[in-house]
Parts: sequence; structure tokens; C1' cells
RNA sequence: UAUAGCUUAGUGGCAAAAGCAUUUGCCUGGCAAGCACAAGAUCCUGAGUUCAAUUCCCAGUA
Repeated sequence: UAUAGCUUAGUGGCAAAAGCAUUUGCCUGGCAAGCACAAGAUCCUGAGUUCAAUUCCCAGUA
């Protein structure tokens, strides 16, 4: 240090955010670019504290 396929945010409190990528549509003679929409997460695993843990404590894994 571990959070979406990739790269990263994020905070003890409603159904976890963005970019790229992807699906669909628009645009084009066609492609790319652009625009719109959508889907995609057991927040590394286990245990503990707490009304409530992705966040804090402990152990473990890489």
C1' cells in the first nucleotide's frame, strides 16, 4: 500500500465518487473524434469496538 476491467479519490452516518475503457443511441457514405445514456464494487480476508465500520483496533494474506 490493497476500493469497478485499468488508474486513482473518499469519509464513523441515506443506496461509495471521478477519469479512461466497455454497452446502446445520435452524428458520419464508413471509421475515428465528439455528444447523450447505461451497466460494472462482498471497499484483500477474519475477528473486535460502536446504535452504526470501506473508515478505528488486532491478527493474517499479498